Predicted 3D model of a 491-nucleotide part of an RNA (small-subunit ribosomal RNA, 3' major domain) from a metagenome. RNAcentral holds the full RNA, with entries from SILVA. Rfam family: Eukaryotic small subunit ribosomal RNA. A reference for the family is Yusupov et al. (2001), "Crystal structure of the ribosome at 5.5 A resolution", Science. Its family is annotated with structural constituent of ribosome and ribosome in the Gene Ontology. Its mean pLDDT, the model's own confidence on a scale to 100, is 81.
[in-house]
Context: one part of a larger RNA
RNA sequence: UGACGGAGGGGCACCACAAGGAGUGGAGCCUGCGGCUUAAUUUGACCCAACACGGGAAAACUUUCCAGGUCAGGACAUAGGAAGGAUUGUCAGAUUGAUAGCUCUUACUUGAUUCUAUGGAUGGUGGUGCAUGGCCGUUCUUAGUUGGUGGAGUGAUUUGUCUGCUUAAUUGCGUUAACGAACGAGACCUUCGCCUGCUAAAUAGCUACGGGGACCCCGUUUCCCCGGCUAGCUUCUUAGAGGGACUGUAUGAGUCAAUCAUACGGAAGCUGGAGGCAAUAACAGGUCCGUGAUGCCCUUAGAUGUUCUGGGCCGCACGCGCGCUACACUGACGCGGUCAACGAGUUUUAACCUGCGCCGAAAGGCCUGGGUAAUCUUUUCAAACCGUGUCGUGCUGGGGAUAGAUUUUUGCCAUUAUAAAUCUUAAACGAGGAAUUCCUAGUAGGUGCGACUCAUCAGGUCGCGCCGACUGCGUCCCUGCCCCUUGUACA
Numbered sequence: 001u002g003a004c005g006g007a008g009g010g011g012c013a014c015c016a017c018a019a020g021g022a023g024u025g026g027a028g029c030c031u032g033c034g035g036c037u038u039a040a041u042u043u044g045a046c047c048c049a050a051c052a053c054g055g056g057a058a059a060a061c062u063u064u065c066c067a068g069g070u071c072a073g074g075a076c077a078u079a080g081g082a083a084g085g086a087u088u089g090u091c092a093g094a095u096u097g098a099u100a101g102c103u104c105u106u107a108c109u110u111g112a113u114u115c116u117a118u119g120g121a122u123g124g125u126g127g128u129g130c131a132u133g134g135c136c137g138u139u140c141u142u143a144g145u146u147g148g149u150g151g152a153g154u155g156a157u158u159u160g161u162c163u164g165c166u167u168a169a170u171u172g173c174g175u176u177a178a179c180g181a182a183c184g185a186g187a188c189c190u191u192c193g194c195c196u197g198c199u200a201a202a203u204a205g206c207u208a209c210g211g212g213g214a215c216c217c218c219g220u221u222u223c224c225c226c227g228g229c230u231a232g233c234u235u236c237u238u239a240g241a242g243g244g245a246c247u248g249u250a251u252g253a254g255u256c257a258a259u260c261a262u263a264c265g266g267a268a269g270c271u272g273g274a275g276g277c278a279a280u281a282a283c284a285g286g287u288c289c290g291u292g293a294u295g296c297c298c299u300u301a302g303a304u305g306u307u308c309u310g311g312g313c314c315g316c317a318c319g320c321g322c323g324c325u326a327c328a329c330u331g332a333c334g335c336g337g338u339c340a341a342c343g344a345g346u347u348u349u350a351a352c353c354u355g356c357g358c359c360g361a362a363a364g365g366c367c368u369g370g371g372u373a374a375u376c377u378u379u380u381c382a383a384a385c386c387g388u389g390u391c392g393u394g395c396u397g398g399g400g401a402u403a404g405a406u407u408u409u410u411g412c413c414a415u416u417a418u419a420a421a422u423c424u425u426a427a428a429c430g431a432g433g434a435a436u437u438c439c440u441a442g443u444a445g446g447u448g449c450g451a452c453u454c455a456u457c458a459g460g461u462c463g464c465g466c467c468g469a470c471u472g473c474g475u476c477c478c479u480g481c482c483c484c485u486u487g488u489a490c491a
Stems, first nucleotide, its partner, number of pairs: 001491002003488003007485007016475002020439005027325003031321004035316002043054002065311005071305001076119005086113001089108002092105003123299002126297003132293001134287003137283003144183003148179002150159003162174001164173002188276005194243002198240004204234005209227006216219001246269001248264006327432001331391007344377002352371004357366003398429001403424006445467008
């Protein structure tokens, strides 16, 4: 100087508590991990910082694993063999999962491309992340880190970097043997919210105008549809330039300093909300399964290379983790009504998004169109929701696991059932012990939609809107973190 203390004093955090909300833990199922089993059930990761993670939803491929079969993609050099032929290919039969001349029988064919041996390459999802790079994660989402000159000390070192108040903050006010600085914080960047002000828009609309229809109290109120060589405009929409908040003003509390509280105005007054970026020092954290990044080791033709066939990664006495669906009446089911936002879309035109029409109970099919997209799908007519009817507390019209039959679709291939649909079957589950997670406002929760993966397949993830609470606005009691003081062994 650190580390530690069941030492003291301050401060902080919903990965802490308190006040609460939703739960998870119990059930069924989905999925990851262990174990067991297995030819193989490939493998990494194991407290936070492994376990719906490897962008890991594996039918083939992927794919590394298992049972088998081919190939040479063994550069190059040296030596040998070799034109009296180094070698290559192949029908049929046998053989084989195989229409692999793989091998064998039988012969033809080929013509210096090769063959044999040695050296040496090459490949490897082989080993080593405890040899490494790079990247990521974490310590660590907190406020921390450093040198110059000066001061103190023989020196390591220390002061600066602080008693106090304040802040989300080593943020400031101030104190002051320190002064003046740098990184981090902040500023910055992205996004959301405001603009009847600017610039505009036949890929967005509005208002007129013309035509048609509905409603009618019968000629005009209201509403709908059509018209792009009929005008005007930009409120809505789109997106550029800008503006806007600076805690502004007032009151109060404060050394009347920093700052804090309340109110007003305001689209906006938690750093306006949410993200991004993110210091110093580390970890023998993860990744050699991202890479034609890579050292060394292993292997290299009966291959750990590569490809083909089949299987496996899905196996089930069991244990653990993330989730989905529920246990109903604030509900289920039927009918009707009513509103979004973020997206995405055809490679070589064979693959993509798909509208109308027709067929079909549905799933789906057929036929014609539009779209490389603010133009078409698409006003994405979304769900919860609202209205109304049936049910009436009964494992019930709650719940929908399991199983049988049938149909369709994707694909070369669906059995160990890809997915979807129909009929039947109708299990546990009557709100979950000890434990434990997340969360402070458009948040939690509920609700659907889109994208990613994708031939097919979401109970996953990442986004998006719609509906929208309860309870704090505090504390250091538990769990941890930071600073100061102090003690101790250790380095």